[in-house]
A computed fold for a 101-nucleotide RNA from Neobacillus niacini, annotated as SAM riboswitch aptamer (S box leader). The organism belongs to Neobacillus, within Bacteria.

RNA sequence: CUCUUAUCAAGAGAGGCAAGGGACUGGCCCUAUGAAGCCUCGGCAGCAGACUUAUCAAUAGUACUGUGCCAAUUCUAGUAGUGAAUGCUUGAAGAUAAGAA
Numbered sequence: 001c002u003c004u005u006a007u008c009a010a011g012a013g014a015g016g017c018a019a020g021g022g023a024c025u026g027g028c029c030c031u032a033u034g035a036a037g038c039c040u041c042g043g044c045a046g047c048a049g050a051c052u053u054a055u056c057a058a059u060a061g062u063a064c065u066g067u068g069c070c071a072a073u074u075c076u077a078g079u080a081g082u083g084a085a086u087g088c089u090u091g092a093a094g095a096u097a098a099g100a101a
Stems, first nucleotide, its partner, number of pairs: 002100007013041005020030003024078004042070003047066003050062003054059001074093001080089003
C1' cells in the first nucleotide's frame, strides 16, 4: 500500500511549547480565553490477547498487554432512492480494530 470482516447518535482533558485546525471539495465551525502536533500527567472505551466465574457453547467481568480515542453524529453535504419539508434510507469516501496477500 491492497483486500476481507466488524464498528462509527454513547463516553472521556489539564499543563508546557506554539499558529493554524476540523482527511479531500463546498458549507459551517473551532482557535492567543492557546488550534494541530509533540511531551508529561490524567481519563474514556472494551477491538484483539491475557486472566477470572459459570458454561457444551453463546455470554459476563477485570482493565494486566497491544492498539485506539478524549469540540461539534465520521460537524455536515458529496452517490442513489424517497418525502410537501426540516429530513429518512442507502452507497461512496474516511477512521479504528482484527485478519489475509

Of the family's consensus pairs, 97% are formed in the model. The sequence was found by an Rfam model in a public genome assembly.